[in-house]
Small-subunit ribosomal RNA, central domain from Bonia amplexicaulis, 348 nucleotides, folded computationally. The RNAcentral record of the full RNA draws on SILVA. Taxonomically the source falls in Bonia (Eukaryota, Tracheophyta, Magnoliopsida, commelinids). The coordinates come from a structure-prediction model, not an experiment, and the mean pLDDT is 83.

Context: one part of a larger RNA
RNA sequence: UUGGGCGUAAAACAUCUGUAGGUGGCUUUUCAUGUCUGUCGUCAAAUCCUAGGACUCAACCCUGUACAGGUGGUGGAAACUACCAAGCUGGAGUACGGUAGGGGUAGAGAGAAUUUUUGGUGGAGCGGUGAAAUGCAUUGAGAUUGAAAAGAACACCAACGAUGAAAGUACACUGCUGGGCCAACAAUGACACUGAGAGACGAAAGCUAGGGUAGCAAAUGGGUUGGAGACCCUAGUAGUCCUAGCUGUAAAUGAUGGAUAUUAGGUGCUGUGCGACUCGACCUGUGCAAUGCUAUAGCUAACGCAUUAAGUAUCCCGCCUAGGAGUACAUUCACAAGAAUGAAACUC
Numbered sequence: 001u002u003g004g005g006c007g008u009a010a011a012a013c014a015u016c017u018g019u020a021g022g023u024g025g026c027u028u029u030u031c032a033u034g035u036c037u038g039u040c041g042u043c044a045a046a047u048c049c050u051a052g053g054a055c056u057c058a059a060c061c062c063u064g065u066a067c068a069g070g071u072g073g074u075g076g077a078a079a080c081u082a083c084c085a086a087g088c089u090g091g092a093g094u095a096c097g098g099u100a101g102g103g104g105u106a107g108a109g110a111g112a113a114u115u116u117u118u119g120g121u122g123g124a125g126c127g128g129u130g131a132a133a134u135g136c137a138u139u140g141a142g143a144u145u146g147a148a149a150a151g152a153a154c155a156c157c158a159a160c161g162a163u164g165a166a167a168g169u170a171c172a173c174u175g176c177u178g179g180g181c182c183a184a185c186a187a188u189g190a191c192a193c194u195g196a197g198a199g200a201c202g203a204a205a206g207c208u209a210g211g212g213u214a215g216c217a218a219a220u221g222g223g224u225u226g227g228a229g230a231c232c233c234u235a236g237u238a239g240u241c242c243u244a245g246c247u248g249u250a251a252a253u254g255a256u257g258g259a260u261a262u263u264a265g266g267u268g269c270u271g272u273g274c275g276a277c278u279c280g281a282c283c284u285g286u287g288c289a290a291u292g293c294u295a296u297a298g299c300u301a302a303c304g305c306a307u308u309a310a311g312u313a314u315c316c317c318g319c320c321u322a323g324g325a326g327u328a329c330a331u332u333c334a335c336a337a338g339a340a341u342g343a344a345a346c347u348c
Base pairs, nucleotide, nucleotide: 004320005319006318007303008302015200016199017198021194022193023192025088026087027086028085034080035077036076037075038074039073040072041071042070043069050064051063052062053061091191092188094186097182098181099180103177104176105175106174107173109171114150115149116148117147118146119145120144121143125136126135162169163168206246207245208244209243210242211241215240216239220235222233257316258315259314260313261312262311265294266293267292268291270289271288272287273286274285298305299304322347323346330341331340332339333338
């Protein structure tokens, strides 16, 4: 280098946008870059292959001829590739008409519950556990009832449902705003796919500064126990919440990179068209798009996957190859915590 792989054995970047690069639809033409081919020169000799010869044979030696391949010149071919020129509409995006949605962001608001404060009633326990105790309570707890305040989260609806690139997103309302899908076909005419570097976004925890703190709750304390750094209980600080930044990681999972094409069926669900029917909801059939469950061929070590592929093919990127080790050293980034890049000796 070829060859083999990446759902679960090692291995798909957390996700997206996108530069270089790689790859690229249909038709016709030009040209001859790649490609194919003829011929000429050259690639010292020896060696190798091969036809002979000669030492008695062999090795060794001698003579002759190459094949294949590289490279340069010069002719030829034109299917494919590249180039030139012109076109096409199926890929792609745009415009017009609709439509669903917890998509994003900012603002103002509602109710239930909890805790605290306070007024009334009332008068001895409450709370908690396997059992207890710490704890609260005659300075009136718990219970019940009226008032007030605060912060956080949004029961039912709710689903195998929706949406977003992923992380994620759910009380209801308003402003601004991104994307998707369907229908009809109007114009553009390959404008496409992927994507090293790069950039953006990125749960929770953590960090910086300033607020906030109802509930919960690392740390801490009490109790338990042989011990208890736990389980149980009471209390409770960071934190959880908001604003502005940082961090850049997760079993960031579908443990499955993206795009395109394609093969037997069944059955749901979401969005939207069409047809039939109807007063209407609905029901029935069907197209497109998304999302589930089954299941044939095929694939797989098996489990299983199976038009949402892990099947059959093409293109591009990432990654893998026992442990040591995601360690050491070094560099870059970070306030720090750490993150990213990332070996070897040695052992088997």